[in-house]
RNA sequence: GAGUCAGCCGGGCAGUCGCUGUGAGCUUGUUUCACAGAGGAAAGUCCGGGCUCCGCAGGGUAGAGUGCCUGGUAACUCCAGGGGGGUGUGAGCCCACGGAAAGUGCAGCAGAAAGCGAACCGCCUAAGCCCGCAUCGGGCCGGUAAGGGUGAAAAGGUGCGGUAAGAGCGCACCGCGCGUCGGGUAACCGUUCGCGGCGAUGGUAAACCCCACUCGGAGCAAGGCCAAAUAGGAAUCCAAUGGUGCGACCCGCACUGGAUUCGGGUAGGCCGCUAAAGUUUUUCGGUGACGAACGACGUAGAUGAAUGAUUGCCACGGAGUAAUCCGUACAGAACCCGGCUUACGGCUGGCUC
Numbered sequence: 001g002a003g004u005c006a007g008c009c010g011g012g013c014a015g016u017c018g019c020u021g022u023g024a025g026c027u028u029g030u031u032u033c034a035c036a037g038a039g040g041a042a043a044g045u046c047c048g049g050g051c052u053c054c055g056c057a058g059g060g061u062a063g064a065g066u067g068c069c070u071g072g073u074a075a076c077u078c079c080a081g082g083g084g085g086g087u088g089u090g091a092g093c094c095c096a097c098g099g100a101a102a103g104u105g106c107a108g109c110a111g112a113a114a115g116c117g118a119a120c121c122g123c124c125u126a127a128g129c130c131c132g133c134a135u136c137g138g139g140c141c142g143g144u145a146a147g148g149g150u151g152a153a154a155a156g157g158u159g160c161g162g163u164a165a166g167a168g169c170g171c172a173c174c175g176c177g178c179g180u181c182g183g184g185u186a187a188c189c190g191u192u193c194g195c196g197g198c199g200a201u202g203g204u205a206a207a208c209c210c211c212a213c214u215c216g217g218a219g220c221a222a223g224g225c226c227a228a229a230u231a232g233g234a235a236u237c238c239a240a241u242g243g244u245g246c247g248a249c250c251c252g253c254a255c256u257g258g259a260u261u262c263g264g265g266u267a268g269g270c271c272g273c274u275a276a277a278g279u280u281u282u283u284c285g286g287u288g289a290c291g292a293a294c295g296a297c298g299u300a301g302a303u304g305a306a307u308g309a310u311u312g313c314c315a316c317g318g319a320g321u322a323a324u325c326c327g328u329a330c331a332g333a334a335c336c337c338g339g340c341u342u343a344c345g346g347c348u349g350g351c352u353c
Stems, first nucleotide, its partner, number of pairs: 001353009011314007019037007026029001039330001043341002046339005051219004063215005068082005083097001084095004098210002103208002105204002120148002122144003128140005156174006175198001176196004181190003223271004233262006242256005278297003282293004315328005
């Protein structure tokens, strides 16, 4: 210098004016005093749970999700440790990591051939047949995956033998599969021994699909309580020469009950609402995630939605000779927690090249 992995902080102090909540006081007022008042991500709403209601979820179908092993947790697609694979010089990082002999499908271009499996060039002419100038040459029928060429990928690799030329055709070594043995809780590893020429059936399942496991649905606008006015409903009582309206009265005309109580429900208000799987010192157990004991702290609850504005000093960075000026990221609760992901300024430390 480049890189990589962790941890921490998120400008500080004081004054003034406001805002929200709680407690206390009294003069009961939109009052006075005191105290408290955003985050590491409050975000995306992607997972998991608590809580609430519907309901009682037993089985099947459909749908969705998960998919190496062991543990942690309330639970998880999270976390820890381990195994396997990939990648990087390395510290490290990444992996949806069950099944391809149940079935279906897909694979551009190139290439002869891309799958129950391929002769384009090349190599061969042993066997069989035909012709000729006949110990040879040509042709037919064929054989062949060693060599070339195409491709991301061409059917285990190297060598020796073998052969007409070749080929696990045979053998040795390496690789591989199955069994066995040893280690490990397991995934898996090792390789002792044995068997198998390897057509153990190429690749692809975040393609359909198959297998195993998990999942009832909706969400705080959940849900519970109190409860005006108006309209409608029920019951009881009263009136019917009644009552209401047309501004007083009469006539006339039009309309049709009135009062009380009850219940549902709207506006509105209250609860849910923050003490919670809570945070943390120390000790103990554990490699660790985490768990246990004791002690301490107890930490925002708004709803046209508070958490702001401003002044001074200091800190850091930049500009300027200086006075001084500018800047201090990403972003803001909305029932509450555990995660994941994304956004972002700086500081410190370990490790690698």